[in-house]
RNA sequence: UGCUUAUGGAGAAAGGCGGAGGGAUUAGACCCUGCGAUGUCUUGGCAACCUGUGCUUACAAGGUGCUACAUUCUACUUAGCCGGGAGAAAUCGGUUAGGAAAGAUAAGCG
Numbered sequence: 001u002g003c004u005u006a007u008g009g010a011g012a013a014a015g016g017c018g019g020a021g022g023g024a025u026u027a028g029a030c031c032c033u034g035c036g037a038u039g040u041c042u043u044g045g046c047a048a049c050c051u052g053u054g055c056u057u058a059c060a061a062g063g064u065g066c067u068a069c070a071u072u073c074u075a076c077u078u079a080g081c082c083g084g085g086a087g088a089a090a091u092c093g094g095u096u097a098g099g100a101a102a103g104a105u106a107a108g109c110g
Base pairs, nucleotide, nucleotide: 001110002109003108004107005106006105007104013043014042015041016040017039021032022031023030026075027074028073029072044067045066046065049063050062051060052059053058071102076099077098078097079096080095081094082093083092
């Protein structure tokens, strides 16, 4: 760095360094931030993907991971509903549900 599979419900903070933006990317919205964020280090914690012991409702915590809010929402697409459209269709706007894409983590393979 690429491919495949699974998951995204919940959970878990203090201190040191540092000094400006940050919440993955583009745009908008929303939110955090000199009462010091993001980052990094230490200690602690959460969880249970792999792992180990049982042998199947469990236990442990070695390898990862995580520790603001939430994969934060919208964007692409499908279907329903509402509005405008005299009626039907197309199209447009809004809304609800699903999907895709993208990204995150783990495991396996290259």
A computed fold for a 110-nucleotide RNA from Mucilaginibacter sp., annotated as SAM riboswitch aptamer (S box leader).
Of the family's consensus pairs, 97% are formed in the model.
RNAcentral holds the sequence, with entries from Rfam and Ribocentre.
It matches the Rfam family "SAM riboswitch aptamer (S box leader)". Rfam's curators write: The SAM riboswitch is found upstream of a number of genes which code for proteins involved in methionine or cysteine biosynthesis in Gram-positive bacteria.
Model confidence (mean pLDDT): 78 of 100.
Lineage of the source: Bacteria > Sphingobacteriia > Sphingobacteriales > Sphingobacteriaceae > Mucilaginibacter.